[in-house]
RNA sequence: CGGGGUAUAGUGUAUCGGCAACACGCUUGCAUGGGGUGCAAGAGACGCUGGGUUCAAUUCCCAGUACCCCGA
Numbered sequence: 001c002g003g004g005g006u007a008u009a010g011u012g013u014a015u016c017g018g019c020a021a022c023a024c025g026c027u028u029g030c031a032u033g034g035g036g037u038g039c040a041a042g043a044g045a046c047g048c049u050g051g052g053u054u055c056a057a058u059u060c061c062c063a064g065u066a067c068c069c070c071g072a
Base pairs, nucleotide, nucleotide: 001071002070003069004068005067006066007065010024011023012022013021018055026042027041028040029039030038031037048064049063050062051061052060
């Protein structure tokens, strides 16, 4: 320098047009003398940034940024 991929709750991953799910973690309650553990409930992501398309975008398009891979 060229090509490709990834960026989504604290962490790891889903969701290929209709305001986002699961696991672990966290909070509360119950069970226990307490802890662990189990069960139940709950909080938590303006989806890397900026534009575009669309009635509507995490999802499609463009540019940029960060990281990873391949080639030179």
About this RNA
The RNA shown here (transfer RNA) has 72 nucleotides and comes from a Candidatus Uhrbacteria bacterium. Rfam family: tRNA. Rfam classes the family as a transfer RNA. The source organism's lineage runs through Bacteria, Bacteria candidate phyla and Candidatus Uhriibacteriota. The sequence was found in a public genome assembly. Model confidence (mean pLDDT): 83 of 100.